Fluoride riboswitch aptamer (crcB RNA motif), 70 nucleotides, folded computationally.
RNA sequence: CCCGCACAGGGGAAUGAAGUUCUCCCCGGGAAACCGAACCGCUUGAAAAGCUGAUGACUUCUGCCGUGGG
Numbered sequence: 001c002c003c004g005c006a007c008a009g010g011g012g013a014a015u016g017a018a019g020u021u022c023u024c025c026c027c028g029g030g031a032a033a034c035c036g037a038a039c040c041g042c043u044u045g046a047a048a049a050g051c052u053g054a055u056g057a058c059u060u061c062u063g064c065c066g067u068g069g070g
Stems, first nucleotide, its partner, number of pairs: 009027005016061006028035002041051003
């Protein structure tokens, strides 16, 4: 210096917030500026139109919808 493995940390998983990680994914280049990854729902050739869900999953809160009672 290069490669591999392990550990730790950070970020992400179609509508808000917090907790839990038992899941998965990304974390690279550069002197810097900067570029870039994971992620950004479904139906249609496209458009139009239409559909599900506040979770990746679980719990709590908030908002929305439906039903019943006062």